Context: one part of a larger RNA
RNA sequence: CUGGGCGUAAAGGGAGCGUAGGCGGGAGGGUAAGUUGGAAGUGAAAUGCACAGGCUUAACCUGUGAUCUGCUUCCAAUACUGCUUUUCUUGAGUAUGGGAGAGGAAGAUGGAAUUCCAGGUGUAGCGGUGGAAUGCGUAGAUAUCUGGAAGAACACCAGUUGCGAAGGCGGUCUUCUGGCCCAAUACUGACGCUGAGGCUCGAAAGUUGGGGGAGCAAACAGGAUUAGAUACCCUGGUAGUCCCAACCGUAAACUAUGGACACUAGAUGCUGGAGGAGUCAAUCCUUUCAGUGUCGAAGCUAACGCAUUAAGUGUCCCGCCUGGGGAGUACGCUCGCAAGGGUGAAACUC
Numbered sequence: 001c002u003g004g005g006c007g008u009a010a011a012g013g014g015a016g017c018g019u020a021g022g023c024g025g026g027a028g029g030g031u032a033a034g035u036u037g038g039a040a041g042u043g044a045a046a047u048g049c050a051c052a053g054g055c056u057u058a059a060c061c062u063g064u065g066a067u068c069u070g071c072u073u074c075c076a077a078u079a080c081u082g083c084u085u086u087u088c089u090u091g092a093g094u095a096u097g098g099g100a101g102a103g104g105a106a107g108a109u110g111g112a113a114u115u116c117c118a119g120g121u122g123u124a125g126c127g128g129u130g131g132a133a134u135g136c137g138u139a140g141a142u143a144u145c146u147g148g149a150a151g152a153a154c155a156c157c158a159g160u161u162g163c164g165a166a167g168g169c170g171g172u173c174u175u176c177u178g179g180c181c182c183a184a185u186a187c188u189g190a191c192g193c194u195g196a197g198g199c200u201c202g203a204a205a206g207u208u209g210g211g212g213g214a215g216c217a218a219a220c221a222g223g224a225u226u227a228g229a230u231a232c233c234c235u236g237g238u239a240g241u242c243c244c245a246a247c248c249g250u251a252a253a254c255u256a257u258g259g260a261c262a263c264u265a266g267a268u269g270c271u272g273g274a275g276g277a278g279u280c281a282a283u284c285c286u287u288u289c290a291g292u293g294u295c296g297a298a299g300c301u302a303a304c305g306c307a308u309u310a311a312g313u314g315u316c317c318c319g320c321c322u323g324g325g326g327a328g329u330a331c332g333c334u335c336g337c338a339a340g341g342g343u344g345a346a347a348c349u350c
Base pairs, nucleotide, nucleotide: 003322004321005320006319007304008303012318014201015200016199017198021194022193023192025088026087027086028085029084030083031082033081034080035077036076037075038074039073040072041071042070049065050064051063052062053061054060091191092188093187094186095185096183097182098181099180103177104176105175106174107173108172109171110154114150115149116148117147118146119145120144121143125136126135162169163168206247207246208245209244210243211242215241216240220236221235222234223233258317259316260315261314262313263312266295267294268293269292270291271290272289273288274287275286276285299306300305323350324349325348332343333342334341335340
């Protein structure tokens, strides 16, 4: 390269926006670039191949033919693709009216709990464990009551519930703001899909500067356990966890399953709409759209399993894989304050 693949065997980029590129709905006209047919020229000879012939045969030599799959020009065809033009509405979008939501940002605010401080009551223990000890306590602890301060997180509601592209989002209220769904019409008229580079977002930990610091708690100290115990258990405890600004850019960033579109039995639960029937109040029945679960036919799969939310059947685009180790290492380049990230081998070995 031709292939074959990517849920679990190697392999889906952490996610989005989007440039180039690739691909792209229905109808008509034009063109004839791709495409198809024909013709002409060229495609040197030798070699090679096929056949025939000549040296006694072979090697060797000679002749003829095919081939040289290509290029150029001309003529013709017009189904498909391209280009151009006209047009359409089903893809896409806009407008109108409703709807749900822990979607995002900023500000304000509430109660419970915890710790601390002050005071009252009160007295000898408290705490902790498998059992203890370190620790706290007659300088009055623990317990209990009153008042105050601080920081962080929001019990119940709460649900394989909802929202978000992913990371993620949960007390309450206000302001600003993104997306989504449904219904019925009107409008634009293919405006679409994907997306190498690029840009943006991106848990936790970590970094820089400034604040904050209740609880928890790497490191650290002590007490236990143990043969030892640099652990598990206990008592303490600093970074950190929180806020602001700026970095970092990684995760089992997982549905270990890229995105878009179309098609292919059903059953059942939940969420958000819309319609219909009904003793229209509850409720229940039914139809339909969007989402989210469970089970399951065909089909697929090595099996497990997946199964209209596909891992089925197809199309388009991107990313990635090619035996194990060496190794996500070395070197180089690049990003970063650093930690380190991205890219990413080989020798050797099995």
Small-subunit ribosomal RNA, central domain from a metagenome, 350 nucleotides, folded computationally. The full RNA is in RNAcentral, with records from SILVA. The coordinates come from a structure-prediction model, not an experiment, and the mean pLDDT is 88.